RNAcentral holds the sequence, with entries from ENA. This is a predicted structure of a 71-nucleotide RNA (transfer RNA) from a Pirellulales bacterium.
RNA sequence: UGCGGGGUCAUCCAACGGCAGGAUGCGACGCUCUGAACGUCGUCACGUUGGUUCAAGUCCAGCCCCCGCAG
Numbered sequence: 001u002g003c004g005g006g007g008u009c010a011u012c013c014a015a016c017g018g019c020a021g022g023a024u025g026c027g028a029c030g031c032u033c034u035g036a037a038c039g040u041c042g043u044c045a046c047g048u049u050g051g052u053u054c055a056a057g058u059c060c061a062g063c064c065c066c067c068g069c070a071g
Stems, first nucleotide, its partner, number of pairs: 001070007010024004018054001025043006047063005
C1' cells in the first nucleotide's frame, strides 16, 4: 500500500430501514441476626464526517482504530 472482516452501555452479545434490547457489572431498596443468594427499581452505548431517505445502529462514500491475508 492492496484485499477481506470488524468498531453498539464499564464488559459480553442482540436489534426487517420505523421506541437501541438482554446478560453481567454498578447503585438504591426489600428479604436476612449479618452476609451470600434471591426479588424490585434505577444507571450507562450506536468510532468520526458527509450522503441517500419522511425516517439510518442498519444502505452508500471518505477518514480513524483493531484483526487477518497478500506484496

Overview
Lineage of the source: Bacteria > Pseudomonadati > Planctomycetota > Planctomycetia > Pirellulales. Its Rfam family is "tRNA". Its family is annotated with triplet codon-amino acid adaptor activity in the Gene Ontology. The family's RNA type in Rfam is transfer RNA.